The part of an RNA shown here (small-subunit ribosomal RNA, 5' domain) has 502 nucleotides and comes from a metagenome. The prediction has a mean pLDDT of 82. The RNAcentral record of the full RNA draws on SILVA.
Context: one part of a larger RNA
RNA sequence: GGACGAACGCUGGCGGCACGCCUAACACAUGCAAGUCGAACGGAGAAAAUGAUUUCGGUUAUUUUCUUAGUGGCGGACGGGUGAGUAACACGUGAGGAACCUGCCUCUGAGAGUGGGAUAGCUUCUGGAAACGGAUGGUAAUACCGCAUAACAUAGCGAAACCGCAUGAUUUUGCUAUCAAAGUAUUUCGCUCAGAGAUGGCCUCGCGUCUGAUUAGAUAGUUGGUGAGGUAACGGCUCACCAAGUCGACGAUCAGUAGCCGGACUGAGAGGUUGAACGGCCACAUUGGGACUGAGACACGGCCCAGACUCCUACGGGAGGCAGCAGUGGGGGAUAUUGCACAAUGGGGGAAACCAUGAUGCAGCGAUGCCGCGUGGAGGAAGAAGGUUUUCGGAUUGUAAACUCCUGUCGUAAGGGAAGAGAAAGGACUGUACCUUACAAGAAAGCUCCGGCUAACUACGUGCCAGCAGCCGCGGUAAUACGUAGGGAGCGAGCGUUGUCC
Repeated sequence: GGACGAACGCUGGCGGCACGCCUAACACAUGCAAGUCGAACGGAGAAAAUGAUUUCGGUUAUUUUCUUAGUGGCGGACGGGUGAGUAACACGUGAGGAACCUGCCUCUGAGAGUGGGAUAGCUUCUGGAAACGGAUGGUAAUACCGCAUAACAUAGCGAAACCGCAUGAUUUUGCUAUCAAAGUAUUUCGCUCAGAGAUGGCCUCGCGUCUGAUUAGAUAGUUGGUGAGGUAACGGCUCACCAAGUCGACGAUCAGUAGCCGGACUGAGAGGUUGAACGGCCACAUUGGGACUGAGACACGGCCCAGACUCCUACGGGAGGCAGCAGUGGGGGAUAUUGCACAAUGGGGGAAACCAUGAUGCAGCGAUGCCGCGUGGAGGAAGAAGGUUUUCGGAUUGUAAACUCCUGUCGUAAGGGAAGAGAAAGGACUGUACCUUACAAGAAAGCUCCGGCUAACUACGUGCCAGCAGCCGCGGUAAUACGUAGGGAGCGAGCGUUGUCC
């Protein structure tokens, strides 16, 4: 000198764009943050119309519309948060998978025949303070289960061709065995099997990735083999048996620290430091463990168990998880609103209309940062008054002010008023940006420094006191170094100080 997610002191006019718990991965009141589909299903409720009946109150049947607790489907594995753990194939980069999976989407080829038994809701009874149950009866489906049909699928036994570094792969073909389906509606959307693609994921490997030797030996599923189990898949991944290996001064093991990267800051570069915001990957969701469902989780707003904590209780038992968005307490030098809207973009559900979306778009607060603008412009010497100083002549503040003329950024008031929205409609922001007119210099300048480094000097007060100070140092009676005043220098809605990095 530059930089900052900064803080503190003094000061503070406006706008645009960004950014805003770095500390306690501490505890959380309250509200919201993941739903949707009645064009899968049987009910229930409401309304209307028509028919029948009527004691004119109604009752009943059919149809239509609306609402929906439950069954069922898809989505809750995305999006959002945090960085505790992790020195590791976690990440980066480059390869491999002849050892793998992939819902929704796209393309291609086939198909959807025929049956069955339940169950929730509901009714009745009943336990419990509650949370939540138990029993009886009967019911539907795109819920569940048989049978049929079926191959380029799978498994077994064969044959031929061809390819690969190897285990082996690919193609053609024969036999045997096994496996499928669902409707709703009249525009269609779905269902099943198989093949291919795309997307996403999983696994393996080469190289790179902090400090300590005042950590030198570490290891028993440990290292390898055979067999089996398990997995989508390879593998001590797990198990039985057998062998005794494996890693290590090219730093194993242990200990400490730490999410990694694209990037960011600095520097002429080499390098050093760093990983806020934005983007990619990983890990975690009160602590520890576990699986279920599913194409995908060992699942933040799912389940089970254990621990700590909080709450309810009729003491028998139950409920909860903000490292989602706001917000509260606490910690701290320190970090915002319990806001508006789904109008746009994106994803979820739906045939669609649409619904939900604290993702997102916006607004609010904060000089936290960057950038832009303003606080007026021109003229104006009696060089006014006042202040300061003086050698008492003057000098300086100083064209500065007053005064004259002008402008209208900004401001105030009134009027108009967007784009962002695609065939139409639909705008939270917002009566915002912007435009026009009027008014009026009116509302808008501070902070630090002035001994040298380092741009900028005098007076008074103080008298090694009070104080200053980044270093050298200053102050003991003429202090340009302390305090005040005048003047000056620098930067400017900021200026200084502190902290950290280069």